[in-house]
RNA sequence: CGCUUAUCCAGAGAGGCAGAGGGACCGGCCCGAUGAAGCCUCGGCAACCUGCGGGUUCACGCCCCGCUAUGGUGCCAAUUCCGGCAGCGACCCUGGAAGAUAAGCG
Numbered sequence: 001c002g003c004u005u006a007u008c009c010a011g012a013g014a015g016g017c018a019g020a021g022g023g024a025c026c027g028g029c030c031c032g033a034u035g036a037a038g039c040c041u042c043g044g045c046a047a048c049c050u051g052c053g054g055g056u057u058c059a060c061g062c063c064c065c066g067c068u069a070u071g072g073u074g075c076c077a078a079u080u081c082c083g084g085c086a087g088c089g090a091c092c093c094u095g096g097a098a099g100a101u102a103a104g105c106g
């Protein structure tokens, strides 16, 4: 980087350095000198993988349910901030695309 599967209306921020951008892209709308991005420290959320227990099985694995937070990630403004494409001419809604994250594969 590509592919597959799952999830995305819940949840969780302080301090220091720094100094103008940030919210993927485009449009909008927001956030930002009462301090953006980035980096560091500490804290927290969540439960994908890991761990433990149960179910299933002859057994293991797969799968399902639960507990936890040891380890690997991730995350801590706004529903993925809203829309973008289709089903409608519009609103709403549903689905999709794109994106993000995890696990696996190449």
Stems, first nucleotide, its partner, number of pairs: 001106008013042005021031003025084004043076003048072002051067005080098001085095003
A computed fold for a 106-nucleotide RNA from uncultured Oscillochloris sp., annotated as SAM riboswitch aptamer (S box leader). The coordinates come from a structure-prediction model, not an experiment, and the mean pLDDT is 82. The organism belongs to Oscillochloris, within Bacteria.